[in-house]
RNA sequence: GGGGGGUUAGCUCAGUUGGGAGAGCGUCACGUUCGCAACGUGAAGGCCGCCGGUUCGACCCCGGUACCCUCCA
Numbered sequence: 001g002g003g004g005g006g007u008u009a010g011c012u013c014a015g016u017u018g019g020g021a022g023a024g025c026g027u028c029a030c031g032u033u034c035g036c037a038a039c040g041u042g043a044a045g046g047c048c049g050c051c052g053g054u055u056c057g058a059c060c061c062c063g064g065u066a067c068c069c070u071c072c073a
Base pairs, nucleotide, nucleotide: 001072002071003070004069005068006067007066010025011024012023013022019056027043028042029041030040031039032038049065050064051063052062053061
């Protein structure tokens, strides 16, 4: 330098008609317990890497760009 993959909640990751942003774990509150653990219920938590474009509407399509992994040179 070129090819491929990845970037979504604190962590690990889903997300295929383009129209609802989600799960597990973790955190907090409450319940059960003498207490802890465990379990149950609920809650908080998001610039969907960034910039721009298309569209009535974009995590999703298009262009550019940053970073990570990998292959080739």